Predicted 3D model of an 82-nucleotide RNA (c-di-GMP-I riboswitch aptamer) from an uncultured Halanaerobiales bacterium. The coordinates come from a structure-prediction model, not an experiment, and the mean pLDDT is 80. It was read from a public genome assembly, where an Rfam model found it.

């Protein structure tokens, strides 16, 4: 340097919930908590889902946002085997 690995060793993230808090809202953030994860560390490029906004009979379209624990991609990493 590749590739493989949650069944090993130190370990490391924290669903769902409930508190309290920011948001119109998806949601986030802190505290508790543990469902899972070999990138469950970062990043909104792609699709995908969710909210909003004006119009509109509705709708689809656009737009603006939110999800990185939805999937692809990009980037960087312990320890162990090839």
């Nucleotide at each position: 340097c590749c590739u493989c690995c949650a069944g090993u060793a130190g370990g490391g993230u924290a669903a769902a919930u409930c508190c309290a808090u920011c948001g119109c809202g998806a949601g986030g953030u802190g505290g508790a908590g543990a469902c899972a994860c070999a990138a469950a560390g970062c990043c909104a490029c792609g699709g995908g889902u969710c909210a909003g906004u004006a119009a509109u009979u509705a709708u689809a379209a656009a737009c603006u946002g939110a999800u990185a624990g939805c999937c692809g991609g990009g980037u960087u990493a312990c320890a162990g085997a090839g």